[in-house]
Molecule: transfer RNA
Organism: Lepraria neglecta
RNA sequence: GCCCGAAUAGCUCAGCGGUUAGAGCGAGAGAUUGCAGUUAUAAUUUUCUACUAUCUCUAGGUCCAUCGUUCGAAUCGGUGUUCGGGCU
Numbered sequence: 001g002c003c004c005g006a007a008u009a010g011c012u013c014a015g016c017g018g019u020u021a022g023a024g025c026g027a028g029a030g031a032u033u034g035c036a037g038u039u040a041u042a043a044u045u046u047u048c049u050a051c052u053a054u055c056u057c058u059a060g061g062u063c064c065a066u067c068g069u070u071c072g073a074a075u076c077g078g079u080g081u082u083c084g085g086g087c088u
Base pairs, nucleotide, nucleotide: 001087002086003085004084005083006082007081010025011024012023013022018071027058028057029056030055031054032053034051036049037048040045064080065079066078067077068076
């Protein structure tokens, strides 16, 4: 220098040109559950904290940038950027 691929939530990734951009994990809040510690008590029991398991809810995105095509673009095309791979 040339060619190919990728870029979507904090992470891993889905997502026919059209109805609202989604899942899992993670984060925050809550319910239930079990156990431990702690406070009070003569004791049953109670207070608070952390954790286990299950469940519910919530937040979080200029869909890499820009220009174009289109009635309509995360999705198609051009250019650029970054990353990965290949060739010379």